This is a predicted structure of a 473-nucleotide part of an RNA (small-subunit ribosomal RNA, 3' major domain) from an uncultured bacterium. RNAcentral holds the full RNA, with entries from ENA.
Context: one part of a larger RNA
RNA sequence: UGACGGGGACCCGCACAAGCGGUGGAUUAUGUUGUUUAAUUCGAUGUUACGCGAGAAACCUUACCGACCCUUGACAUCCCGCACGCGAUUUCCAGAGAUGGAUUUCUUCAAUUCGGUUGGUGCGGUGACAGAUGCUGCAUGGCUGUCGUCAGCUCGUGUCGUGAGAUGUUAGGUUAAGUCCUGCAACGAGCGCAACCCACGCCCUUUGUUACCACCGGGUAAUGCCGAGCACUCUUGGGGGACUGCCCGCGUCAAGCGGGAGGAAGGUGUGGAUGACGUCAAGUCAUCAUGGUUCUUACGGGUCGGGCUACAAACGUAAUACAAUGGCGCUAACAGUGGGUCGCGAUGCCGCAAGGCAAAGCCAAUCCUUAAAUAGCGCCCCAGUUCAGAUUGCCCUCUGCAACUCGAGGACAUGAAGUUGGAAUCGCUAGUAAUCGCUGAUCAGAAUGCAGCGGUGAAUACGUUCCCGGGUC
Numbered sequence: 001u002g003a004c005g006g007g008g009a010c011c012c013g014c015a016c017a018a019g020c021g022g023u024g025g026a027u028u029a030u031g032u033u034g035u036u037u038a039a040u041u042c043g044a045u046g047u048u049a050c051g052c053g054a055g056a057a058a059c060c061u062u063a064c065c066g067a068c069c070c071u072u073g074a075c076a077u078c079c080c081g082c083a084c085g086c087g088a089u090u091u092c093c094a095g096a097g098a099u100g101g102a103u104u105u106c107u108u109c110a111a112u113u114c115g116g117u118u119g120g121u122g123c124g125g126u127g128a129c130a131g132a133u134g135c136u137g138c139a140u141g142g143c144u145g146u147c148g149u150c151a152g153c154u155c156g157u158g159u160c161g162u163g164a165g166a167u168g169u170u171a172g173g174u175u176a177a178g179u180c181c182u183g184c185a186a187c188g189a190g191c192g193c194a195a196c197c198c199a200c201g202c203c204c205u206u207u208g209u210u211a212c213c214a215c216c217g218g219g220u221a222a223u224g225c226c227g228a229g230c231a232c233u234c235u236u237g238g239g240g241g242a243c244u245g246c247c248c249g250c251g252u253c254a255a256g257c258g259g260g261a262g263g264a265a266g267g268u269g270u271g272g273a274u275g276a277c278g279u280c281a282a283g284u285c286a287u288c289a290u291g292g293u294u295c296u297u298a299c300g301g302g303u304c305g306g307g308c309u310a311c312a313a314a315c316g317u318a319a320u321a322c323a324a325u326g327g328c329g330c331u332a333a334c335a336g337u338g339g340g341u342c343g344c345g346a347u348g349c350c351g352c353a354a355g356g357c358a359a360a361g362c363c364a365a366u367c368c369u370u371a372a373a374u375a376g377c378g379c380c381c382c383a384g385u386u387c388a389g390a391u392u393g394c395c396c397u398c399u400g401c402a403a404c405u406c407g408a409g410g411a412c413a414u415g416a417a418g419u420u421g422g423a424a425u426c427g428c429u430a431g432u433a434a435u436c437g438c439u440g441a442u443c444a445g446a447a448u449g450c451a452g453c454g455g456u457g458a459a460u461a462c463g464u465u466c467c468c469g470g471g472u473c
Base pairs, nucleotide, nucleotide: 008473009472010471011470012469013468015464016463019428020427021426022425023424026320027319028318029317030316031315032314033313034311035310042053043052064306065305066304067303068302069301070300073129077128078127079125080124081123082122083121084120087106088105091102092101093100094099109119110118111117131295132294134293135292136291140289141288142284143283144282145280147278152191153190154189155188156187157186158167159166160165171182172181173180197272198271199270200269202240203239204238205237208234212229216227217226218225243266246260247259248258249257250256322421326380327379328378329377330376331375332374338369339368340367343362344361347358348357349356350355387418392413393412395410396409397408398407434456435455436454437453438452439451440450
């Protein structure tokens, strides 16, 4: 000077408390450990690993295992020899395929000093080399997590101290804030804070089709359906608006705090983006790059098949339930993000259904894809049930060379555990929690995950003694 203290003072945070809903018990999904295995590829491991890298493991991916193949190599540059456009394409044989052998058709290269001179392609050879998801994240760059969106971290000059250092940055107030005010041997400055950026909420203006429909006209069984219109909603640009500006009180005639008016919005309006100096030899050599090191007929390359999907057990994260604030049936209504030509697919017909057949429109404010909870009526009457849906049998559908290992979906039958969960533990302060569905990325197919979107819509906060974390002295 720091760090630490079951030292003190002050302050903050869903940290506790007050509430609401969960996890921990059940079944399933998924990740991990462990075990097993020829292989179950590798990494991530308290918080800060465990629905994580992976925003898609049947083949591919794929790095793992087995078998079969290649050795200047799948890829790059250079040298020598031979041949010749390159390229596309047909058929047959062997084989699991890679590969090896034979074969058909189309087209027949450019520059040129006309010299097999150069370029380009293929085959063969030679070695320099290629190649490695091999090792080291404790050799590194880059990127990232975390403390933490916490309010801190420093510098110049001056002053003090032999010096390490101190001062400034402490103190009295105040703030979300080292935010601001006052004081002071300090005076200034930088990185952070805040603001500048984006979205939402109000108004004005611009624009007016594919959106909209108030007025006018036409038409229909009905509908902005048509003409007309650009008012309104909305779309697209640009502005305004909030600043403690105004009033009262408190306060050091301060910063500011409490209350009020007006206002769509009030004291940071709400949300996002934005992460200081640094910490953890934190994570990543498997995104990529890279030093060193190792392999070089293999630790490189190709193919087929298998594995990553195993299963006494344990843990994490989720989904669905245990029911009557419910389940089932019939009827009726209301969204917003988005996505669509290798696509979205109306509508009609067929099928109990998944789906199939035909097919309009749409490269989209035009066409398509779009709710569920909710409401009304009826049944169930508290049961392992008309709850719950695991598991299993059988028959189908779809994608795809191919669903055996190992896909998703439908019908019928089957109908397991489960009656609200021990110790313990998590999230959340408002359009939030809870609950309900919808969309998208990835993607041939395959979400209970992830990223978004809207619908319905609460309770509680006395307070800071205590638990945890952080800040100042």